[in-house]
Molecule: transfer RNA
Organism: Planctomycetaceae bacterium UBA2671
RNA sequence: GCCCUUGUAGCUCAAUCGGCAGAGCAACUGACUCUUAAUCAGUAGGUUGAAGGUUCAAGUCCUUCUGGGAGCACCA
Repeated sequence: GCCCUUGUAGCUCAAUCGGCAGAGCAACUGACUCUUAAUCAGUAGGUUGAAGGUUCAAGUCCUUCUGGGAGCACCA
């Protein structure tokens, strides 16, 4: 340099053919009571990497940029 893949909540990951962004864990609040825990219930938490485009509608499709990963090429 080329090509492929990947980026979604604090962490790990879902989200069907483009149609209301979710789960587990963690955090917080409450209940319970054997008590720094466990269990149960609830609450909060998101510019879906960035900027554009298409569309009535984009996490999803297109373009550019960018972080991670893998492959290939180059490297006298």